[in-house]
RNA sequence: CAGUGAGGUAGAGGCGCGAUAUUUAACAGUCUUUAAGCAGAGCUUGAGAAGGCAAUGAUGCUAAAGAGAAGGAAAUAUCGCCGAAGUGAGCAAUUUAUCUCAAAAUUGCUUGCUGGGUCUGCAGUCAAUAGCUGCAGGACUGUCUCAAUAAACUCCCAGUUUAUUGAGUUGUGCUAUCUCAGGA
Numbered sequence: 001c002a003g004u005g006a007g008g009u010a011g012a013g014g015c016g017c018g019a020u021a022u023u024u025a026a027c028a029g030u031c032u033u034u035a036a037g038c039a040g041a042g043c044u045u046g047a048g049a050a051g052g053c054a055a056u057g058a059u060g061c062u063a064a065a066g067a068g069a070a071g072g073a074a075a076u077a078u079c080g081c082c083g084a085a086g087u088g089a090g091c092a093a094u095u096u097a098u099c100u101c102a103a104a105a106u107u108g109c110u111u112g113c114u115g116g117g118u119c120u121g122c123a124g125u126c127a128a129u130a131g132c133u134g135c136a137g138g139a140c141u142g143u144c145u146c147a148a149u150a151a152a153c154u155c156c157c158a159g160u161u162u163a164u165u166g167a168g169u170u171g172u173g174c175u176a177u178c179u180c181a182g183g184a
Base pairs, nucleotide, nucleotide: 001183004181005180006179007178008177009176010175011174014082016081017080018079019078020077021076022075023074024073033065034064036062037061038060042053043052044051046101047100048099049098085114086113087112088111089110090109091108092107093106094105095104096103115141116140118138119137120136121135122134123133124132125131142170144168145167146166147165148164149163150162151161152160153159
């Protein structure tokens, strides 16, 4: 001098990500409870076992009185951040009424995918046409690379920077910087 490899630090994308708290709508006049009537044998997470309740009438239905909560959502505030985070698969642990299997939820580890938000369609979840997840598609946007054009810097060539257009790619990435090793 250039910017090859490794490690560290600080940053950028934007309706950016996540957590917590408060308020609000909805959940819902739903679950549960009370008294009454009907009815008459089972009920108890999905199955089995065990246990509990039940003819002193359980479960269920009707109408009456009273009447929630959780999960999810929006807004605000605070905090932590830019693989922020989400998600698929596998393993382990815990919880959901005692055991077994299954299912669901939470946490941890390994591994794969996704740059980001948004819209549409299908499927799943959910009380929900909200939201979320998966798949597919659309436009937008960020990073890097290539090409073209214009402007600026430079005495000229050439080069650099910025902007626009087009194309391709994507985060273990990109930008800046430090250390070590290596190259000329």
Lysine riboswitch aptamer from Niallia taxi, 184 nucleotides, folded computationally. Rfam family: Lysine riboswitch aptamer. The family has 47 seed sequences and 3,224 matches in Rfam 15.1. The sequence was found by an Rfam model in a public genome assembly. Its mean pLDDT, the model's own confidence on a scale to 100, is 77.